[in-house]
RNA sequence: AGGGGAAUAGUUCAAUUGGUAGAGCAACGGUCUCCAAAACCGUAAGUUGGGGGUUCGAGUCCCUCUUCCCCUG
Repeated sequence: AGGGGAAUAGUUCAAUUGGUAGAGCAACGGUCUCCAAAACCGUAAGUUGGGGGUUCGAGUCCCUCUUCCCCUG
C1' cells in the first nucleotide's frame, strides 16, 4: 500500500436477507433460610463506535472517519 472481518446493556453475545432492540452472566429487589449460599420470581440497564446518505421505516443497505484482528506484498 491492497484485500477481508469485527464494533449492539457493566460484560459475553444474538437479532430470521429492512418492519416492536433480546438472552446468559453481573447488579438491584423479592420468595426461601436462624444467617448466608444455592434455587426460583421480578426490576433496571441501549445515542446499536462517530458523522452523513437511501427509505414510509436502518443494528441491518450505501459513503466516510476512528479503533482492533486476519491475509497479501

This is a predicted structure of a 73-nucleotide RNA (transfer RNA) from a Puniceicoccales bacterium. Rfam family: tRNA. Rfam classes the family as a transfer RNA. The coordinates come from a structure-prediction model, not an experiment, and the mean pLDDT is 83. Taxonomically the source falls in Puniceicoccales (Bacteria, Pseudomonadati, Verrucomicrobiota, Opitutia). It was read from a public genome assembly.